[in-house]
């Protein structure tokens, strides 16, 4: 403290996604001890079974049971009585609340037990329960009579002090509080010890009255912590008062009467969630998120109402009542409530044992022992979490076997194992063995105070007695490396890689994203990493994420500025001088519970864990201090506003008025076309049109001026003239004195296009109709055309209402234009452009008109998609506008800019590109390649340009790879072993199609075996597969002029400058300019070859001069030609002209002139081009075959397509004779002369030459006669018969030739479409390779003859620069939209159905409090004639209030629902092509 993902690549923007920490956790593998914590988040769901609240005989009568001879005594307890059960233990359903928390008030309270303190504690009464008989009942249980006690009950006596009323004085806001005084009211109980003959006294515990403390409650008030406004109004006991009632207490807390308040945009009411806190995770931190276990507070105990008792409950294990469910029932009627501990169903991803013990801490009763205690303390289950240990520790290299990999050498597991010495932590076993115990009670003694005395109180000593856990920790001995490692990753991120196996399958995945035969991404395996009794998963919270931005973000273009203005309420707010102290700064106290956390320390062996000190936000109280903010007072004038005098304008609103222009009407002149288009046709027009030209006629706009000009708040405003009328400017500085800025809500304006009423209506024009284009046109063009458009007067509220830029103010360089006013060289003030520095910003830009740099205040943003849509609500006639979602789907989705590349964008430039020529192809016939189609087989590849006389510079066999059919199995070929040889090749013979087989001769050479044969294995072999696993070669853009690099410099970077820009070339050739200098591959040029010339050299070449000859023959010569070595020569070198240069035009001279012709030479890179069948090579595949040898056939098929060629069509010509001139090449298994035969192809002889000697070899179109005379011909030569030559083992499939005979199509070629710019095209002929032959008309090469054309870049095709626009980058064969069909998913509406909530209104009204009372009962107290009344009580009844439940109508939420809507996704469906390039009609926005 960051990564990874939007792109070809960049930077922003921005979501998504990962590392980290934490869990009351689940799941998966897997598992050794310990200590220590935690263990139903779910259904506040139902609960079998035991247990969790008692206890007191020293408060009471009695009964049982024991013992005593008995008196009695001891134990035990059902009941009466007391105190306790309101703690303690659960669990969060409810609850948005004074419920929690915190800080405060109670003079508006209460308080049992507990502490101190003080007064008493007298003296009487009547009763009940148990118990006894008796009845009901199944049972819980209940009734009736009778007997009995009390620390129960009830009266009476006393009251120092309490309460209550009077008064007085004094005090308060107050009958508010003190003090005084009169008056009146209210208590109690014993019991247990001791003593003593008893009474009577003592002590302890008790009881009553009161004060005070504690300690617990109870009630008040500030302030603080959840959503939603698609919940905006909400309240009648509601707010306030006055009395009254009630409560411990205040209070509408209740009631009666009066007033009509009260609450709420600082969010009232509702709804939906939700137990609050100290804490707890996290996070630098602010802050988010949570509220298990501790520990505080509340609430709740089956639901749902109620109250009794009590010190305190409306009570978890208490009680009445309703309801719902469970149990028992003899159907009358009973009985319960684990959200105590445990445990069981059930629910679920999922959370223990129906354990010991009251030793220990605490609680409850009790004078005490003690008894209860499921609080608690313990053990038990469970890696569930947090901490220690362990699983061995040293040696140990032959780097063992063995897996695995391999380039086969090796390399890795790996000191790791084994093997050696050693330890003993856990384990196992033995024996021993804690601390947790300290009271308290017994009993003994001393010692103090009181007291006659005993008892008995207070303190110490001593003895004695108490341990669930547990024979546990612990420590000690012994013993043996023995019993104790997994889990997960391994493309990236994010640490770790290889094999084999699959082969878009099975599969992984948190994002990105792997997998279609060489997967580090799947499985498995070997290794490695990481973490370790635990690892991964999953899920949930925080973190990164500054991605709700207080710290700490933004809004031109990325999501965001309201379409404008007035203005409320709020916020903010100009100078100075006083005061206050509310905000603010500071001192000190109060509290912030313990535990938690943070700092120091301290104890268990460490750690966890525990323990002790320090810290502690806040809030309350106070003393101070005044700069600032608020608040008061007072003044000021730089903000505002006002006044005076001046100005500009298409500001508004009303009237009125003007010309051109276009329609239309009349008339006139006038003849046939007007009109429209790319081109046309609907349409007007002989009924006279268009065209002119004269008059009217009606609406609408207002040409020139005009102009980044003016004016408005925006929307907008444009002929002239009047009225009314709003604001701005300037100058004066006379007045007022902060009167300001913004501005939720709220008002008001608001383009166009629509709505309602009524006008109007030329031109234009949605809709429509027609006429073209089209596959098709519901468009685009064209003709016609209604709403509209124009006015009046209402409505609508919206635009891409735009500067995509909210308004005020203040500060921050300049230049330069314009409007207006002042002012006049200058300048100054408001407006409106541009250009530009600092600054800003992602870049693009913006830049005193800010997107700078500050402030104030309002509005908005928070991935795309769904959606500005559904739903609710509000407006509005209506359309629809405002507000405004979610489910679900994506991992983008955007914004600037950068190279590219693309355009039916743009500008320049080249090219046989295209014009302008010249010959063809595309029609025949025929060769020869394709592609179809046949076949056993037709062997394989190439397939736009850049396949198709291609690979093949020779397919009858062979070749050959294919087909049939016959053979072989270490093989036709290599390699290496072992064995055996007078063998083996040739040669004849016999079988066969051949291969083979067999038999004989047969013997150069070998014999250290190189030859053969046989034999096992290692191999061989493959023209099988995979050019998309590749080397190598090639094609091709293109001989286009391009493509890069160092160093600098711009730029956040991708890039970018150089390489652009002006000229200039064939050229990125140069030249000037230039932030670029420079350099690399390319161009150029060096190389070959032509073209002159010169030297040198002459055979086999030449012959000019001399001889010679039939002939350069032959002597001779080197001059000449030619050969074939070496130089020269061409640089724009000169000259003019032009240009800064480069160059450029034009001349000379030259053999050649501006690269002289040509070849050669191919830059980065592009086509996964081509090629695994040249060859070579990974992987895979076949191995008695997909290898190998033979015959034979195929490759040569033949309806028909397409390419490339060749003769032709003919007089520029054919046929016939006759003569002329080449180059360049080939030859001994060859080339062959001459001669003779043959009509010829050819035969038969045979010189000569390994070649500038001989030889193929005649060159041919030309020339010169001749014939034919426009015909399917004396043109054309397929085609078919015969008959030959020749090569070859073999011409039948399937050869070439050559000679007689026969003569098809074809009269020059539709649409198309190809070369070709000078020795070129065309045209003639000649050679070669390959090869016995020969499909050659093909392919490479020679030479003869020898033309037109080009005006120029408008198209076309292709290429180069440079610019622009882009949504493309697999780069337009790109991207991409919608409808419809499929199948899937969520979600709207929906006749309607079922449920839940919380009210309102009547009915009804259970227990129960109150309260009322004719009736009924009624010990205690008073009264009486002792019969009774009376006071008090109870029952009953009544009356209010009330829960549950009825009903009835709305609300309000939720699920279902036939049908429907439109939404999203889904390799290869269907129609188009709307968008992106000027996207082929620029798109967009409103309506």
């Nucleotide at each position: 403290a960051g990564a990874g993902u939007u792109u070809g690549a960049u930077c922003c923007u921005g979501g998504c996604u990962c590392a980290g920490g934490a869990u009351u956790a689940a799941c998966g593998c897997u598992g050794g001890c310990g200590g220590u914590a935690u263990g139903c988040c779910u259904a506040a769901c139902a609960c079998a079974u035991g247990c969790a609240a008692g206890u007191c005989g020293a408060a009471c009568g009695g009964a049982a049971u024991g013992g005593g001879u008995a008196a009695c005594c001891a134990u035990u307890u059902a009941g009466u009585g007391g105190c306790g059960a309101a703690c303690g233990g659960g669990u969060g359903a409810g609850u948005a609340a004074c419920a929690c928390g915190u800080a405060u008030c109670u003079a508006a309270u209460c308080u049992g037990c507990c502490g101190u303190u003080u007064a008493g504690u007298g003296g009487g009464g009547g009763a009940u329960a148990a118990c006894u008989a008796c009845u009901g009942g199944g049972a819980a249980c209940a009734g009736u009579a009778g007997c009995u006690a009390a620390u129960a009950c009830c009266g009476c006596a006393u009251a120092c002090g309490u309460u209550g009323c009077u008064u007085a004085u004094a005090u308060u806001a107050g009958u508010u509080u003190a003090u005084a005084a009169g008056u009146a009211a209210g208590a109690a109980a014993g019991a247990a010890g001791c003593c003593u003959u008893a009474a009577a006294g003592c002590u302890u515990c008790g009881c009553u009255a009161a004060a005070u403390g504690a300690u617990g409650a109870g009630g008040a008030u500030g302030c603080g912590g959840c959503g939603c406004a698609u919940u905006a109004g909400c309240u009648a006991g509601u707010u306030g008062g006055u009395g009254a009632g009630g409560u411990a207490a205040u209070a509408g807390c209740u009631c009666a009467c009066c007033a009509a308040g009260g609450c709420g945009a600082u969010g009232a009411u509702g709804c939906g969630u939700a137990g609050c806190c100290g804490g707890u995770c996290u996070g630098a931190g602010a802050g988010g998120a949570u509220g298990a276990a501790c520990g505080g507070c509340c609430a709740c105990a089956c639901u749902g109402g109620g109250a009794c008792u009590g010190a305190g409950a409306c009570a978890c294990g208490g009680c009445c009542c309703a309801g719902a469910c469970u149990u028992c029932u003899a159907c009358g009627g009973a009985a319960g409530g684990c959200a105590g501990c445990a445990g069981u169903g059930g629910g679920g991803a999922a959370u223990u044992u129906u354990u010991c013990a009251c030793a220990a801490u605490g609680g409850g009763c009790g004078c005490a022992a003690g008894c209860c205690u499921g609080a608690u303390g313990g053990a038990g289950c469970a890696a569930u979490g947090c901490c220690g240990c362990g699983u061995g520790a040293c040696u140990g290299a032959u780097g063992a076997a063995g897996g695995u990999c391999u380039u086969c050498g090796g390399a890795u597991u790996g000191u790791a194992a084994a093997g050696g010495u050693c330890u003993g932590u856990u384990g196992u076993a033995a024996g021993a063995g804690a601390a947790g115990a300290a009271a308290a009670a017994a009993u003994a003694a001393a010692a103090c105070a009181g007291g006659a005395a005993g008892u008995g109180g207070u303190u110490u000593u001593a003895u004695c007695u108490u341990g669930a856990c547990a024979g546990u920790a612990u420590a000690u001995u012994a013993c043996c490396a023995g019993a104790a490692a997994g889990c997960c990753a391994c493309g990236g991120c994010u640490a770790a890689c290889u094999a084999u196996g699959u082969g878009c399958c099975a599969g992984c995945a948190g994002c990105c994203g792997c997998g279609g035969u060489a997967a580090u991404a799947c499985a498995u395996a070997g290794g490695u990493g990481g973490c370790a009794a635990g690892c991964g998963u999953u899920a949930u919270c925080c973190g990164g994420a500054u991605u709700u931005a207080c710290u700490g973000g933004g809004c031109g273009u990325a999501a965001a500025g309201g379409g404008u203005g007035c203005g409320u309420a709020g916020a903010c707010g100009g100078u100075u001088u006083u005061g206050c102290a509310a905000g603010u700064c500071u001192g000190a106290g109060g509290u912030u519970a313990a535990a938690u956390c943070u700092a120091g320390g301290a104890g268990c062996u460490u750690a966890a864990c525990u323990c002790c000190u320090a810290u502690u936000c806040g809030c309350c109280u106070u003393g101070g201090a005044a700069a600032c903010u608020a608040c008061a007072a007072a003044a000021c004038u730089a903000g505002a506003g006002u006044g005076u005098a001046g100005g500009a304008g298409a500001g508004g609103u009303u009237a009125g008025u003007g010309g051109a222009a276009u329609u239309c009407c009349a008339u006139g002149u006038g003849u046939a076309g007007c009109g429209g288009u790319g081109g046309a046709a609907u349409g007007c027009g002989u009924a006279g049109a268009u065209a002119u030209a004269u008059g009217g006629a009606g609406g609408a706009a207002c040409a020139c001026c005009a102009g980044u000009g003016g004016c408005g708040a925006a929307a907008g405003c444009g002929g002239c003239u009047a009225a009314c009328u709003g604001g701005c400017c300037u100058a004066c500085u006379a007045c007022u004195g902060a009167c300001g800025u913004u501005g939720a809500g709220g008002c008001a304006c608001g383009a166009a296009a629509g709505c309602g009423u009524g006008g109007g209506g030329a031109g234009c024009a949605a809709a429509u109709a027609g006429g073209a284009u089209u596959a098709g046109a519901u468009a685009c063009c064209c003709u016609a055309g209604u709403a509209g458009u124009c006015c009046a007067c209402g409505c609508u509220g919206u635009a891409a209402a735009c500067g995509a830029u909210g308004a005020g103010u203040a500060c921050u360089a300049a230049g330069u234009g314009u409007u207006g006013c002042c002012a006049a060289u200058a300048g100054g003030c408001a407006g409106u452009g541009c250009u530009g520095u600092a600054g800003c910003u992602a870049a693009c830009g913006c830049a005193u008109u800010a997107a700078g740099u500050a402030c104030u205040c309002c509005g908005c943003c928070u991935g795309a998609g769904u959606a500005g849509u559904a739903u609710g609500c509000u407006c509005g006639c209506a359309a629809g506008a405002g507000u405004g979602a979610a489910a679900c789907u994506c991992a983008a989705a955007g914004g600037a800019a950068u190279u590219g590349a693309c355009g039916g964008g743009g500008a320049c430039c080249c090219g046989c590109a295209c014009a302008a020529g010249c010959g063809g192809u595309g029609g025949a016939g025929c060769a020869u390649g394709u592609g179809g189609u046949u076949u056993a087989a037709u062997u394989c590849g190439a397939u736009g340009c850049a396949a198709c006389g291609c690979g093949a510079a020779a397919a009858a066999c062979c070749u050959u790879a294919c087909c049939a059919g016959g053979u072989c199995u270490u093989g036709a070929c290599a390699u290496g072993c072992c064995u055996u040889g007078c063998a083996a090749a040739g040669c004849u013979a016999u079988a066969g199609a051949a291969a083979u087989a067999u038999a004989g001769u047969g013997g150069a050479g070998g014999u250290u075996a190189a030859c053969a044969a046989g034999g096992a294995c290692a191999c061989a072999g493959g023209u099988g597969g995979u050019g998309c696993a590749u080397g190598g070669u090639u094609g091709u853009c293109g001989u286009c002029a391009g493509u890069u690099c160092g160093u600098g410099u711009c730029g956040u970077g991708a890039g970018a400058u150089g390489u652009u820009u002006g000229g200039u070339u064939a050229a990125g050739u140069c030249c000037a300019g230039u932030a670029a200098c420079g350099a690399a591959c390319g161009c150029a040029a060096c190389c070959c070859u032509u073209g002159u010339c010169c030297u040198u050299a002459g055979u086999u070449g030449c012959c000019a001069u001399c001889a010679u000859u039939a002939a350069g023959u032959u002597g001779g010569g080197g001059a000449c030609u030619c050969u074939a070595a070496g130089g020269a020569a061409a640089c724009u070198g000169c000259u003019a002209g032009u240009g800064u240069a480069a160059g450029c035009u034009a001349g000379a001279g030259g053999a050649a002139g501006g690269u002289g012709g040509g070849g050669a030479u191919g830059a980065c890179g592009u086509c996964a081009a081509a090629u695994c069948a040249u060859c070579a090579u990974g992987c895979c595949c076949c191995u008695u075959a997909u290898g190998a040898c033979c015959u034979g056939g195929g490759c040569u098929a033949c309806a028909c397509a397409c390419g490339u060629g060749c003769u032709a069509c003919a007089a520029u010509g054919g046929c016939u004779g006759a003569u002329a001139c080449a180059a360049a090449g080939a030859g001994u298994c060859a080339c062959a002369a001459g001669a003779c035969u043959g009509c010829a192809a050819a035969g038969u002889u045979a010189a000569g030459u390994u070649a500038a000697u001989c030889u193929c070899a005649a060159a041919a179109a030309g020339u010169c006669a001749g014939u034919c005379u426009c015909a399917g011909u004396c043109u054309g030569g397929a085609u078919u018969g015969a008959a030959g030559u020749c090569u070859g083992c073999a011409a039948c499939u399937c050869g070439a030739c050559u000679u007689c005979a026969u003569g098809a199509a074809g009269u020059c070629g539709g649409a198309a479409u190809c070369g070709c710019u000078a020795g070129u095209a065309a045209u003639c002929g000649c050679g070669a390779a390959u090869c016995a032959g020969c499909a050659a008309u093909g392919u490479c090469g020679c030479g003869g003859u020898g033309a037109a054309u080009a005006c120029g870049u408008u198209c076309u095709c292709g290429g180069g620069u440079c610019u622009u626009g882009u949504a493309c980058a697999c780069a337009c064969c790109g991207c991409c939209c919608g409808u419809c069909a499929a199948a899937c998913c969520a979600c709207g509406a929906a006749a309607a159905u079922u449920g839940g909530c919380a009210a309102u209104g009547c009915c009804a009204g259970a227990a129960g409090u109150u309260g009322g009372u004719c009736u009924c009962c009624u010990a205690a107290c008073c009264u009486u004639u002792a019969u009774u009344g009376g006071a008090g009580g109870g029952a009953g009844c009544c009356a209010c209030c009330u829960a549950a439940g009825g009903c009835a109508g709305g609300g309000u939420u939720a699920a279902u629902a036939a049908u429907u809507g439109g939404g999203g996704u889904u390799a290869a469906g269907u129609c188009g092509u709307a968008a992106c390039a000027a996207g082929g009609u620029a798109g967009c926005c409103g309506u």
This is a predicted structure of a 1487-nucleotide RNA (small-subunit ribosomal RNA) from an uncultured bacterium. Its mean pLDDT, the model's own confidence on a scale to 100, is 83. It matches the Rfam family "Bacterial small subunit ribosomal RNA". The sequence is in RNAcentral, with records from ENA, Greengenes and SILVA.